[in-house]
Context: one part of a larger RNA
RNA sequence: GAACGAACGCUGGCGGCAGGCUUCAUACAUGCAAGUCGAGCGGUAAGGUCUCCGCAAGGGGGCCCUAGAGCGGCGAACGGGUGAGUAACAGGUGGAUAAUCUGCCUUUCGGUGGGGGACAACGGCUGGAAACGGCCGCUAAUACCGCAUACGAUUGUGGGGAGUAGUCCCUGCAAGGAAAGGCGCUGCAAGGCGUCGCCGAAAGAUGAGUCCGCCUCCCAUUAGCUAGUUGGUGAGAUAACAGCCCACCAAGGCGACGAUGGGUAGCCGAGCUGAGAGGUUGAUCGGCCACACUGGAACUGAGACACGGUCCAGACACCUACGGGUGGCAGCAGUAGGGAAUAUUGGGCAAUGGGCGCAAGCCUGACCCAGCCAUGCCGCGUGGAGGAUGAAGGCCUUCGGGUCGUAAACUCCUUUUCUGAGGGAAGAAUAGCCUGUGCAGGAAAUGGUAUGGGUAUGACGGUACCUCAGGAAUAAGCAACGGCCAACUCCGUGCCAGCAGCCGCGGUAAUACGGAGGUUGCAAGCGUUGUUC
Repeated sequence: GAACGAACGCUGGCGGCAGGCUUCAUACAUGCAAGUCGAGCGGUAAGGUCUCCGCAAGGGGGCCCUAGAGCGGCGAACGGGUGAGUAACAGGUGGAUAAUCUGCCUUUCGGUGGGGGACAACGGCUGGAAACGGCCGCUAAUACCGCAUACGAUUGUGGGGAGUAGUCCCUGCAAGGAAAGGCGCUGCAAGGCGUCGCCGAAAGAUGAGUCCGCCUCCCAUUAGCUAGUUGGUGAGAUAACAGCCCACCAAGGCGACGAUGGGUAGCCGAGCUGAGAGGUUGAUCGGCCACACUGGAACUGAGACACGGUCCAGACACCUACGGGUGGCAGCAGUAGGGAAUAUUGGGCAAUGGGCGCAAGCCUGACCCAGCCAUGCCGCGUGGAGGAUGAAGGCCUUCGGGUCGUAAACUCCUUUUCUGAGGGAAGAAUAGCCUGUGCAGGAAAUGGUAUGGGUAUGACGGUACCUCAGGAAUAAGCAACGGCCAACUCCGUGCCAGCAGCCGCGGUAAUACGGAGGUUGCAAGCGUUGUUC
């Protein structure tokens, strides 16, 4: 000198854009943060309407609409948080997978036949304070289970070909193995068509697993470490290779090119600094990893050993009828303690993105906005021009004067800002829905696709911006002035009080302490402290 997720002191007008628990992975009240589908299913409280019986009260039936719960499907493995652990194939970079998997999506091939038995919901009985159950009975499905069929694929076996080593490709025979329907249009019906699904297979895309080369902090005042250890054979497990696991056999494997041990630490793109080499950091944003009260484990699933799932153990906290139960903010707000220190228990799904759904739509503390904070960067303003009797006043003085100083007053002007009034759903908006036309297909219609028209939707926000009116009106401080280092005098004090980054000032004339005037520097900031270069 530069920089900062900063803090502290004094001061503080506005706007734009960013940033905001760096400390205790401490404990958490409350609310919200993951649902959705009735076009999978049995059903459906309340409400509306029509109709029948009835004098009425009321009851029965049909239709429309629909809450809550249940079975079922998809999602919940994404998104969001944190950096405890980890010195490691965790990360970076470059490869390998002839050792692998991949829901939804795209393309293609072939199918979607015919049956059965249950379990919730519900009803009855019943246990418990509650959480939550138990027994009996009824029932549906795109839930579950057989049967039939098998273009592929799988397994066994035969033949042929290729290669880069384990291998890969083509072909014959045999065996076992699959599925689910919903909605719409047309039709008298049978049926046909469309669409969303379902099953088998192939390819792609995406995502993921595993392996390898190189790189990746400090300590040798850590020198030896290792028995599933190193390798082999066989068997098992896995989507998959492998001591990954197991039985047996052998005695290996690593290490001064730093093994082992200890300490510290998430890694990177990048950020800061520097002429560069380098040093240093890993906040915000992006990629990867790890974790979810602590430890362990598996289940479901395409995917988890799963933050707002399950089970076990532990600590802590809460409820209890004392028998037993419940919970996990390192999600968004917020609270308490901790700390020098870090914000609102806000609005909205309008946009972008995500989940579900044919869709309408629903959900979304992701996100978009608003609020708070000079925390930072950038921009603007606090007026402009004229104005000498150099006013008053302050300070200094050699008492002549000098200086603050064109500074003020005063005159003219302007209105960025400010205040008031008016305009302003401007932009941020495309999708969806309704409707017309063309095209392919089809008997036709619905539907598909391309292209016109119409319609609805804004949290921010009466915000930004614009216009008018008013009046210089609403707006300057902080630090320093001995040298380094730009800027000097007076008074007070008297080695006292004090200053200080270093050198050093102060003991009666202190440009170094305190005050004043003046000056210098920066400016809505200025200084100090801390840290890095």